[in-house]
Small-subunit ribosomal RNA, 3' minor domain from a Dehalococcoidia bacterium, 145 nucleotides, folded computationally. It was read from a public genome assembly.
Context: one part of a larger RNA
RNA sequence: CACCGCCCGUCACGUCAUGGAAGCCGGCAACACCUGAAGUCGCUGCGCCAACCGCAAGGGGGCAGGCGCCGAGGGUGGGGUUGGUAACUGGGACGAAGUCGUAACAAGGUAGCUGUACCGGAAGGUGCGGCUGGAUCACCUCCUU
Numbered sequence: 001c002a003c004c005g006c007c008c009g010u011c012a013c014g015u016c017a018u019g020g021a022a023g024c025c026g027g028c029a030a031c032a033c034c035u036g037a038a039g040u041c042g043c044u045g046c047g048c049c050a051a052c053c054g055c056a057a058g059g060g061g062g063c064a065g066g067c068g069c070c071g072a073g074g075g076u077g078g079g080g081u082u083g084g085u086a087a088c089u090g091g092g093a094c095g096a097a098g099u100c101g102u103a104a105c106a107a108g109g110u111a112g113c114u115g116u117a118c119c120g121g122a123a124g125g126u127g128c129g130g131c132u133g134g135a136u137c138a139c140c141u142c143c144u145u
Base pairs, nucleotide, nucleotide: 003108005105008101009100011098013095014094015093016092018090019089020088023085024084025083026082027081028080031077032076033075034074035073039070041068042067043066044065047063048062049061052059053058111132112131113130114129115128116127117126118125119124
């Protein structure tokens, strides 16, 4: 490369990341209940025993054994939290020459923008209110020359 300009959205194709999601598979830390090794401690100790007392019987002390509390671990359960994966689904970003229209930029051919509501393949349209960051024509006020 200057209107044969610029430019918006749906749709189609491709790549990437991502949200939702029935379900499936894990991690972590707790909780409740069940079970419960070793061992300390407590109770018991009719069985057993060298040291102490006793001439002895026995006493004292101790041991095995029994019961209990605590207790690592294991089991069951419903939750918490954090990941992975997933039918399906939502939009997003990007991608020389795809489709449909033409919303915006010049009064962009209905001025535009905006909050809201409704509607529509899509840009968008319409209603109500607001803004001028609207062109045009006329007039008024003010400022500069």
The coordinates come from a structure-prediction model, not an experiment, and the mean pLDDT is 82.